[in-house]
RNA sequence: CAAUCGCGUGUCGCCCUUAGAGUUUGAUCCUGGCUCAGAACGAACGCUGGCGGCAGGCUUAACACAUGCAAGUCGAACGCACCGCAAGGUGAGUGGCAGACGGGUGAGUAACGCGUGGGAACGUGCCCUUCAGUUCGGGAUAACCCAGGGAAACUUGGGCUAAUACCGGAUACGUGCGAGAGCAGAAAGAUUUAUCGCUGAAGGAUCGGCCCGCGUCUGAUUAGCUAGUUGGUGGGGUAAUGGCCCACCAAGGCGACGAUCAGUAGCUGGUCUGAGAGGAUGAUCAGCCACAUUGGGACUGAGACACGGCCCAAACUCCUACGGGAGGCAGCAGUGGGGAAUAUUGGACAAUGGGCGCAAGCCUGAUCCAGCCAUGCCGCGUGAGUGAUGAAGGCCUUAGGGUUGUAAAGCUCUUUCGCACGCGACGAUAAUGACGGUAGCGUGAGAAGAAGCCCCGGCUAACUUCGUGCCAGCAGCCGCGGUAAUACGAAGGGGGCUAGCGUUGUUCGGAAUCACUGGGCGUAAAGGGCGCGUAGGCGGCCUGAUAAGUCGGGGGUGAAAGCCUGUGGCUCAACCACAGAAUUGCCUUCGAUACUGUCGGGCUUGAGACCGGAAGAGGUAAGUGGAACUGCGAGUGUAGAGGUGAAAUUCGUAGAUAUUCGCAAGAACACCAGUGGCGAAGGCGGCUUACUGGUCCGGUUCUGACGCUGAGGCGCGAAAGCGUGGGGAGCAAACAGGAUUAGAUACCCUGGUAGUCCACGCCGUAAACGAUGAAUGCCAGCCGUUGGCGAGCUUGCUCGUCAGUGGCGCAGCUAACGCUUUAAGCAUUCCGCCUGGGGAGUACGGUCGCAAGAUUAAAACUCAAAGGAAUUGACGGGGGCCCGCACAAGCGGUGGAGCAUGUGGUUUAAUUCGAAGCAACGCGCAGAACCUUACCAACCUUUGACAUGUCCGGUAUGGGGAGUGGAGACAUUCCUCUUCAGUUCGGCUGGCCGGAACACAGGUGCUGCAUGGCUGUCGUCAGCUCGUGUCGUGAGAUGUUGGGUUAAGUCCCGCAACGAGCGCAACCCUUGCCCCUAGUUGCCAUCAUUGAGUUGGGCACUCUAGGGGGACUGCCGGUGAUAAGCCGCGAGGAAGGUGGGGAUGACGUCAAGUCCUCAUGGCCCUUACAGGUUGGGCUACACACGUGCUACAAUGGCGGUGACAAUGGGCAGCGAACCCGCGAGGGGGAGCUAAUCCCAAAAAGCCGUCUCAGUUCAGAUUGCACUCUGCAACUCGAGUGCAUGAAGGCGGAAUCGCUAGUAAUCGUGGAUCAGAACGCCACGGUGAAUACGUUCCCGGGCCUUGUACACACCGCCCGUCACACCAUGGGAGUUGGUCUUACCCGACGGCGCUGCGCCAACCGCAAGGAGGCAGGCGACCACGGUAGGGUCAGCGACUGGGGUGAAGUCGUAACAAGGUAACCAAGGGCGACACGCGAUUGCAGUGUAACACGAGUGAUCCUGA
Repeated sequence: CAAUCGCGUGUCGCCCUUAGAGUUUGAUCCUGGCUCAGAACGAACGCUGGCGGCAGGCUUAACACAUGCAAGUCGAACGCACCGCAAGGUGAGUGGCAGACGGGUGAGUAACGCGUGGGAACGUGCCCUUCAGUUCGGGAUAACCCAGGGAAACUUGGGCUAAUACCGGAUACGUGCGAGAGCAGAAAGAUUUAUCGCUGAAGGAUCGGCCCGCGUCUGAUUAGCUAGUUGGUGGGGUAAUGGCCCACCAAGGCGACGAUCAGUAGCUGGUCUGAGAGGAUGAUCAGCCACAUUGGGACUGAGACACGGCCCAAACUCCUACGGGAGGCAGCAGUGGGGAAUAUUGGACAAUGGGCGCAAGCCUGAUCCAGCCAUGCCGCGUGAGUGAUGAAGGCCUUAGGGUUGUAAAGCUCUUUCGCACGCGACGAUAAUGACGGUAGCGUGAGAAGAAGCCCCGGCUAACUUCGUGCCAGCAGCCGCGGUAAUACGAAGGGGGCUAGCGUUGUUCGGAAUCACUGGGCGUAAAGGGCGCGUAGGCGGCCUGAUAAGUCGGGGGUGAAAGCCUGUGGCUCAACCACAGAAUUGCCUUCGAUACUGUCGGGCUUGAGACCGGAAGAGGUAAGUGGAACUGCGAGUGUAGAGGUGAAAUUCGUAGAUAUUCGCAAGAACACCAGUGGCGAAGGCGGCUUACUGGUCCGGUUCUGACGCUGAGGCGCGAAAGCGUGGGGAGCAAACAGGAUUAGAUACCCUGGUAGUCCACGCCGUAAACGAUGAAUGCCAGCCGUUGGCGAGCUUGCUCGUCAGUGGCGCAGCUAACGCUUUAAGCAUUCCGCCUGGGGAGUACGGUCGCAAGAUUAAAACUCAAAGGAAUUGACGGGGGCCCGCACAAGCGGUGGAGCAUGUGGUUUAAUUCGAAGCAACGCGCAGAACCUUACCAACCUUUGACAUGUCCGGUAUGGGGAGUGGAGACAUUCCUCUUCAGUUCGGCUGGCCGGAACACAGGUGCUGCAUGGCUGUCGUCAGCUCGUGUCGUGAGAUGUUGGGUUAAGUCCCGCAACGAGCGCAACCCUUGCCCCUAGUUGCCAUCAUUGAGUUGGGCACUCUAGGGGGACUGCCGGUGAUAAGCCGCGAGGAAGGUGGGGAUGACGUCAAGUCCUCAUGGCCCUUACAGGUUGGGCUACACACGUGCUACAAUGGCGGUGACAAUGGGCAGCGAACCCGCGAGGGGGAGCUAAUCCCAAAAAGCCGUCUCAGUUCAGAUUGCACUCUGCAACUCGAGUGCAUGAAGGCGGAAUCGCUAGUAAUCGUGGAUCAGAACGCCACGGUGAAUACGUUCCCGGGCCUUGUACACACCGCCCGUCACACCAUGGGAGUUGGUCUUACCCGACGGCGCUGCGCCAACCGCAAGGAGGCAGGCGACCACGGUAGGGUCAGCGACUGGGGUGAAGUCGUAACAAGGUAACCAAGGGCGACACGCGAUUGCAGUGUAACACGAGUGAUCCUGA
């Protein structure tokens, strides 16, 4: 150097890892809550249930417990009794060790209790190691015996006795004490001769006691706590430190980094969830702690203040002879109770361990096993293959079929599990096996014994039929159910999971919905009203030191189990074993030094100071000025003034208002005045003076980080309000009066008190707003304006630069609106605040206040929304523009009368039904005496009056006439005329008649809110949409808006739009002019003719009916942008600006109308809700309304006269002439299937008369007599004649039609129809008036604006009152828990003192001593008591507000200018609310000023509401 391998690092790549949905709206985006899908569980409940393995099993009453068992053992410590021939054994005692372990429970405990890591002043039986010793004596006492007491439990006295029981002496390597000299203190023996013990001491191990750092829930509506308290000195006590205890001394100690208090809770390893960070949890297993009926206490002991020991007190239970005793399952089973809920009064010491013993062994509900329970996890099975006629049955059906479904049956196989029989373990490598004849193995029979649960509207996989009819019910959320329910119940089918499946409960997740990872605060919830400032947090540049934070390496620890990875063992898995990793932490040590911290040195840019200038309604105090209002005095002067929408209250002949002069008083300061200035905010405005705060600019002289923010705290803080004292002109809550009104506690008016003003003191809140906290840095610009400074010159301009204050606007941000160097942009620091709506800024508690009230600030309960911005509509007592017989200008009506007609109401046996503002009401009905007819009464029919199909019988059919019964339908008899079609010649077929049974017919029965079709209406209004493009996150917008113009979204121009469709217009019909063609039944100029266009003739004219032409703003002038268009007694023309009229009705609205035209789904009736008949009714009549006719008269009536028209109709018809009748009409019958004949006379007109009357008007009503139609005019037709002669003299409020051949007026025709129009449809005759104009009423179109409406203003919505229910506050009090203060009582017990009574060991010959015991006293102390206080709960007459509740009452407050703009704060009066004062815009509009050619733009003021 190369290659390869390994390690480290970097880059790139790869892998693992995070899921959302429904619900606010007409729709959208956002905010925001609620809900769901997942996983888990010591679970429970419902339905169901074959097997095995492994786990788990009172979460509630730490409630009470029957019964049995759960701790004994040692004769190798000792005596005694008994059994035994003996060996030996058994028993109760003395004695030793063990009963402080093991097992249970979680009440208490917020604590050095637990976790983790350290520490020094300790103890430690049994065990290990080492050293030394084990000597000499003594006196008792249980058992036992005797005698007592007691019901019992038990116990007393006397006597005998042993020890490894007890005591004394000796000794002391080492030990303790003592400064030291020195002093003190041990022992136990047994025996099989091997050992096991015993004593002193040292060390170890193990276990335990104590101390400390850090961590360990919620509440501040708990802010101060503490006297042994904190420390010291000296004692006592303990194994040991220490106020652990005591005496004395000092006055400390803890606390906003949360003390104290209250509530809750055993802690941990872990467990569940989660991507993680976290959150929740602490069953089973393991570690620690605490407790053992409740409270207290000590004894023994190495160890306890002791679960199955003792004493005392208390409660409870039991025994009792009433005197007294006994007990403690939170050990294992088990019982009662509680509860939604949790097991056997099992086996064994075989294994693992524990106690005792030298040992054999004994004991062990620890443990190992078995039993019960789907409680969980895991595994297996309930069969496999084949099988189409796609069986039967079920369900659906469009009736064809589809589906269940290869599913079944059938055929061929297999035998896991289970069953039967046989063999048979490991766990124990000797003996000993509860489990257990278990696991396992083998053989056999046979598909045999083994499937359910939930769901199927969306979320969310899975659909139909029937039943039900806002009922029954469902529901996790949204929501289903009121006659076609995929949402209820059932069935069929389907989906999911599977020995389980659902439901309920709980936890985490989703939830970025408390946001460390990872949120926000202009308008959605959320910036403190503003400042000063404490603690705290954060902090400029350079440099040195240090190494606390920070980073790296090492060491110790982080128990085991669990999780994870790997390997292995049960056939697999669950489960188990082994190994590793991990345990993100704590302690310690070594190192690094960029950043932060600390200490030191320096700097000037942050900050401050200094010097020189500047502006200002900054503040406080004193003084002063003019105008105006009002009052008073005086003058002039006379009848009104004032006020309002209009009025009145009020003032005025006692002289007002008006006007002039004078005086007085109080308050406020016009113009200047300005998005101008100043101030932290609130706020500040005549002028002068004094005092005083802050800011800006220039200079760059000084200090040298001195800064920023700011929890608590302190101060300021509009208006209203409160207290005391003044003042009081104007204004003005309350109040009074007048109006308005249904009412009017209001708006309007006239008065008017607090108050407004001043001084002092309170209050402390506002829409205190820029709804925008403070500070610093950075990030395009343009145009104004205020205060400085600088420069340039052309000297009033320009440029530059600081500090303010405005407008527009790029990037960026935002849900959008919008913000944009004055941020809501990009970043940093600090503070405040928010977490769905309502309840509620309320209650309770605390603090403040004189009060009003302020501040801090919940919960129960209730809803699935509440909300922001923007969009499209709709609406407005919003605005602008425009149109319409909409108003106005006119003409004529209706509303009054009588009648006709329709409707309501009433009546009725029935008065059939429908239509209901416009847009029902002379409408369906273009025509109800019967019929119609659907209604009522009565009488009849039942396969039916009508259709199709089957069977039987008959028949060759149809018509006319007469009769009987009957109201008729119907039943029945007779007479007469005529004699269906085909035929294979057969009553064979069709047809017809009759009969039978069944399918069915039938229904003007219901639902127009199940529908089709048709129709009305807005409205013949000019609108309604689409494609592509563009803009917007989106709903949507643009186009379609704008400037002009039009009848018109008609056209032109402009424009991010460009085009297109349905509508408009035109095309269609008719009418007005001309031309061409054609002339009969039409016409007649010319010719002839007649009574007559009558006839000949003719087709020019009229007319008829076919086809063309004509009108287009084309021409001219003006105007307008030269466009579109508009204007013109313009030309021309029959007609002029759509010539007049009609037909024609966009997208849609009204659940508009119609099931009674028709059609039709569903439901209902079937000897009736069907069908037939007679009679009645639809025609009723106190009354109300609509639509008409006729009138009220002279513009008329009557009489006379006799001219002019058009559309139409006619054979079951129109019907002429002629005759009769006063007339309706009758007789008659010509002509006509119609330009021929008929209806057919047109009428208003003209002439005469009447002369203002209820008439010579008007004709209702009624009487008599008639005519016509018809089977029939009684109910109930029309007409005629004579007679009768009503109301009515032009019509209240109100209301309708009409703009030119129109209104008005006059008559004529037609449809329907036997007859029956004043209605309807159509026709012509005569023939006006008026329109200034768009302010107002109504309707509509476009643009814009506001909106809390979207069922869309007939909308929404507020409060009192009344009713029902629910939770809650206050409440005289009352009941209970808990904590606490003072005092009283003082069990047991240890301690202190005493101990005159008593006593075996030692000393002493004895007396006695040492020592000890009983007893006594004392302090401490549990329980208990008295009095007081705090706190938390329960109940509580009555009472306050709150919430909820399909259709209660009163009003109308809010949303539009909501009809008085709204809202905020406080005041008085109050049902929502109204008013005064101040504030806000989260209201609207016009004018003026500014910029400016204009268009346009925003702001301010004012005004209005």
Predicted 3D model of a 1505-nucleotide RNA (small-subunit ribosomal RNA) from an uncultured bacterium.
It matches the Rfam family "Bacterial small subunit ribosomal RNA".